RNA sequence: UGCGAUAAAGGCAAAAUUUCCGAAAGGAAAUGACGCAAAGCCAUGGGUCUACAGCUUCCACCGAAGCCAGGAUUGCCAGGUUGCCGCCC
Numbered sequence: 001u002g003c004g005a006u007a008a009a010g011g012c013a014a015a016a017u018u019u020c021c022g023a024a025a026g027g028a029a030a031u032g033a034c035g036c037a038a039a040g041c042c043a044u045g046g047g048u049c050u051a052c053a054g055c056u057u058c059c060a061c062c063g064a065a066g067c068c069a070g071g072a073u074u075g076c077c078a079g080g081u082u083g084c085c086g087c088c089c
Stems, first nucleotide, its partner, number of pairs: 002087003011036002016031006034075001040081003044078003047073004054067005
């Protein structure tokens, strides 16, 4: 440098349940393990989800629909960055 073994040491923790935060998507903690060789870190590009506010349309009202600033997701993919163990050279 490349690779990731039904190995070893160590690590993370899906769904679900409970409590809390949030308008929502979702997040935090505990229990719990479906899985993970970067499931460590960074919302940079794409994707997906959401839409309090704003704009547009419809509507007598109540309200509804669309778009979207913004938000969320790195356990959707790519990119950047750091790194354990082992094997090969």
c-di-GMP-I-GGC riboswitch aptamer from a Paenibacillaceae bacterium, 89 nucleotides, folded computationally. Model confidence (mean pLDDT): 83 of 100. The sequence was found by an Rfam model in a public genome assembly. It matches the Rfam family "c-di-GMP-I-GGC riboswitch aptamer". Gene Ontology term of the family: cyclic-di-GMP binding.